[in-house]
RNA sequence: GCUGGAUUAGCUCAAUUGGUAGAGCAGCUGAUUUGUAAUCAGCAGGUUGCGGGUUCGAGUCCCAUAUCCAGCU
Repeated sequence: GCUGGAUUAGCUCAAUUGGUAGAGCAGCUGAUUUGUAAUCAGCAGGUUGCGGGUUCGAGUCCCAUAUCCAGCU
């Protein structure tokens, strides 16, 4: 230098053919308990790395770019 992959909640990861972004753990509240843990119920938490484009509509398609990983030279 070239090619491919990854980037989504605090962490680990989903999201089918483009159609209202979810789960587990962690956090908060409540129930339960003498109390804690565990368990159960609920709540909150996101400009989908960043910037553009296409589209009625983009996490998803296209371009550029940042970081990381792998391969080639």